Notes: Transfer RNA from an uncultured Candidatus Saccharibacteria bacterium, 72 nucleotides, folded computationally. It matches the Rfam family "tRNA". Rfam's curators write: Transfer RNA (tRNA) molecules are approximately 80 nucleotides in length. Rfam classes the family as a transfer RNA.

[in-house]
RNA sequence: GCGCCCGUAGUUCAACGGAUAGAACACUGGUUUCCGGAACCAGCAAUGUCGGUUCGAUUCCGGCCGGGCGUA
Numbered sequence: 001g002c003g004c005c006c007g008u009a010g011u012u013c014a015a016c017g018g019a020u021a022g023a024a025c026a027c028u029g030g031u032u033u034c035c036g037g038a039a040c041c042a043g044c045a046a047u048g049u050c051g052g053u054u055c056g057a058u059u060c061c062g063g064c065c066g067g068g069c070g071u072a
Stems, first nucleotide, its partner, number of pairs: 001071007010025004018055001027043005048064005
C1' cells in the first nucleotide's frame, strides 16, 4: 500500500430502519448496621467524526479518524 472486521455509559455487552437507546458491574446518595460489608431503593452516565439515503438512521451508503487481523 491492498483486503477484511470493529468503534454505543467508567467497564463488559444489547437494541427486524420506528415507542423515552436498555442491562450487568462500577460510581454517588438513601434504608439497614455500633462501624463496615452484604442486601434493598434511587440517581449519574453513551451511539468516533463529517456528509448522504429515508417520513424516520445506533442500524443502510461514502469520506475521514482510531483499533485489530491477513497479505510482498